About this RNA:
This is a predicted structure of a 125-nucleotide RNA (FMN riboswitch aptamer (RFN element)) from a Bacteroidota bacterium. The organism belongs to Bacteroidota, within Bacteria. The coordinates come from a structure-prediction model, not an experiment, and the mean pLDDT is 83.

[in-house]
RNA sequence: CAAAUUCUUCGGGGCAGGGUGUAAUUCCUUACCGGCGGUAAAAGUCCGCGACUCUCGCAUUUAGUGGGACUGAUUCUGUGAAAUUCAGAAACCGACAGUUAAAGUCUGGAUGGUAGAAGAAUAAG
Repeated sequence: CAAAUUCUUCGGGGCAGGGUGUAAUUCCUUACCGGCGGUAAAAGUCCGCGACUCUCGCAUUUAGUGGGACUGAUUCUGUGAAAUUCAGAAACCGACAGUUAAAGUCUGGAUGGUAGAAGAAUAAG
C1' cells in the first nucleotide's frame, strides 16, 4: 500500500399564482423537481444500476436470500483535443394503491427497502 471479511453512519426532490366546478395541489393555465456509478469534460433523456410491479428457486413460524421478467424521455447551434454531459435555444419524460374529479409534485405501503457514498476494525498478500 492492500485483496477480502465484519461493523457504523449517511443515502430523493417538486404545483406558488390564476380558471372551471358541489367537489380537483388530480382537469385547464401556469409553476416546480431530477437517486447512484460510469464517460476523453460536469448527464432526469448516452451506457449501466437501484426503486415500483410481476415471477421463480432456496430457507422459513417469521425475518431472510439468490435469480428472471418488466423498466420513461433530446435535439439544434456554439466552444473545445475531447461534451447527446458545458454555454445558448427549443423540446421531452416520470411505478403502484388511494382520492367528493383523472396525480412525476397530495396521502399511503415507507420510522421500509436499495443502487451506492464515507468511515472504522481485522487483514491474505